[in-house]
Predicted 3D model of a 388-nucleotide RNA (Bacterial RNase P class A) from a Fidelibacterota bacterium. It was read from a public genome assembly, where an Rfam model found it. Rfam family: Bacterial RNase P class A. From the family's description: Ribonuclease P (RNase P) is a ubiquitous endoribonuclease, found in archaea, bacteria and eukarya as well as chloroplasts and mitochondria.
RNA sequence: CAAGCAGGUCGGGCGGUCGCCUUUUUCUGAAAUAUGAGAAGGGAGGAAAGUCCGAACUCCAUACAGAAGGGUGCUCCCUAACGGAGAGGUUUCGUGAGAAACGGAAAGUGCAACAGAAAGUAAACCGCCGAUUUUCGACUCGUUCGAAAAGGUAAGGGUGAAACGGUGGUGUAAGAGACCACCAGAUUCGGGAGUGAUCCCGGAUGCUUUGUAAACCCCGCCCGGAGCAAGAUCAAGCAGGGAAAUGCGCGUUGCUGGCGCGAGUCGGGCUUUGCCCGACAGUUUCCCGGGUAGAUCGCUCGAGCGUUGAGGUAACUCAACGCCCAGAUUAAUGAUCGCCGCCCGGUUUACCGGGAGACAGAAUUCGGCUUAUAGACUUACUUGGAGU
Numbered sequence: 001c002a003a004g005c006a007g008g009u010c011g012g013g014c015g016g017u018c019g020c021c022u023u024u025u026u027c028u029g030a031a032a033u034a035u036g037a038g039a040a041g042g043g044a045g046g047a048a049a050g051u052c053c054g055a056a057c058u059c060c061a062u063a064c065a066g067a068a069g070g071g072u073g074c075u076c077c078c079u080a081a082c083g084g085a086g087a088g089g090u091u092u093c094g095u096g097a098g099a100a101a102c103g104g105a106a107a108g109u110g111c112a113a114c115a116g117a118a119a120g121u122a123a124a125c126c127g128c129c130g131a132u133u134u135u136c137g138a139c140u141c142g143u144u145c146g147a148a149a150a151g152g153u154a155a156g157g158g159u160g161a162a163a164c165g166g167u168g169g170u171g172u173a174a175g176a177g178a179c180c181a182c183c184a185g186a187u188u189c190g191g192g193a194g195u196g197a198u199c200c201c202g203g204a205u206g207c208u209u210u211g212u213a214a215a216c217c218c219c220g221c222c223c224g225g226a227g228c229a230a231g232a233u234c235a236a237g238c239a240g241g242g243a244a245a246u247g248c249g250c251g252u253u254g255c256u257g258g259c260g261c262g263a264g265u266c267g268g269g270c271u272u273u274g275c276c277c278g279a280c281a282g283u284u285u286c287c288c289g290g291g292u293a294g295a296u297c298g299c300u301c302g303a304g305c306g307u308u309g310a311g312g313u314a315a316c317u318c319a320a321c322g323c324c325c326a327g328a329u330u331a332a333u334g335a336u337c338g339c340c341g342c343c344c345g346g347u348u349u350a351c352c353g354g355g356a357g358a359c360a361g362a363a364u365u366c367g368g369c370u371u372a373u374a375g376a377c378u379u380a381c382u383u384g385g386a387g388u
Base pairs, nucleotide, nucleotide: 001384002383003382004381006379007378008377009376010375012340013339014338015337016336017335018334020043021042022041023040024039025038026037027036045359049370050369052368053367054366055365056364057227058226059225060224069223070222071221072220073219074088075087076086078084089102090101091100092099093098103218104217108216109215110212111211112210120164125157126156127153128152129151132150133149134148135147136146137145138144139142165183166182167181168180169179170178184208185207186205187204188203189202190201191200192199193198231297232296233295234294240288241287242286243285244284245283246282248262249261250260251259252258253257264280265279266278267277268276269275270274304323305322306321307320308319309318310317311316342355343354344353345352346351
C1' cells in the first nucleotide's frame, strides 16, 4: 500500500426572536389548586420502532400442590431475571484473523419421495460359483467330463441423498470380520489433568450400530392468569331506595298562606239513590348506597446517570464523590435568523462562492434481542506485496 476479519464511539455545536407543554415562584385577589400578568428551570432516541424475550409494579382468594400444556437445551460463570451477555469445550468450514452448529437415534414407535431386486431382523436385477443334491447327455465307464435346475454368494456392475467400516492377505466351489495384520470408529475398564464440558495415556471386546427429535417420544431445568385501557380516590346529571311536607282542579288575594266551590279512583264504617273517614298519581326539600361523564393519583428518584478507585481474563460487581435529566391525554417538543463546524471549487495559510444533513419520533418503568439508518471517527488482528 492492497485485500480482509472482529468490534467500538458519534450521529452536529453555540446564541437570538416568536410560539407550545410542564415544574417552581412573585404580583393581582376577601380567599382558593380559579383568572390574568411576570420571572426562573426543564422539554425525544440510538434506535423512542417491532412488541420478540425477561423483570419491576398492580389486581385476580397475601396465588399453593398435582395433572395437562408451553418454553428451553454442550460446560462454567454474570445478572433482579432472561431465549440475553462473558469465558471455555467439541465438530465442521476458511491459508489466516475468524465463522457456524450444539441433550438423547446404542430406551421405544413412526417415516425415508423418485429410482432401485432390496431403504433396516437388510436385500439376489446383472454378474460370480454350482463344492453339495436332483435330472439329462457323452464316452476312455471313472471319487470322469459337459449342460440345466435347486441352491450358494454382498468381491465386481447398476440405482439412489443414503446400500451396513477401509487396504492387503489367509481362506473358499465362489465369497464373506469367517479369520489375520494395519488404519478409522464404537462400547467398556483403569490411570492422569480440569470446577466442568472435555482432553491425554494404556488395556479389553470383531462390537462396525444409516438418516430424521422444527415426527411422536425420553431426560434435565423453568413457567399461575391478566395487564397502567393494570389499579386506587373523589364524584355531576339520569335512573333506583328511604323520609318529611303538600291531596287534585277552579275561583278569590300582589305572593306565601288562608277561605270557598267542584269532580275522579280505591278502601273502611254506618241508619245504604246517600253520608262520614282515610289513601291516591304528582310536586318540593333532605338523606342513602352503587356508580357513568369528568377530575385526581398511579406518573416518573430509578435494578438511575457521570467521574475516580478497587476486584475479576471478561460479562459484571463493590466503594467514594458529584448530578436531577420530558411527563402530555385530540395528546407539547415547532418555526426562523446569525456564527462556527463538515464537503466541493477558486485562491492561498486568510478570505470568497456554492452545497449537504439519514432512519425516525416518548405515553407505567427498566434489562435485552431484532429491524431501519446519510455520513464521520476509531481500536485490535490476519493474508499478500514493496521499501529501510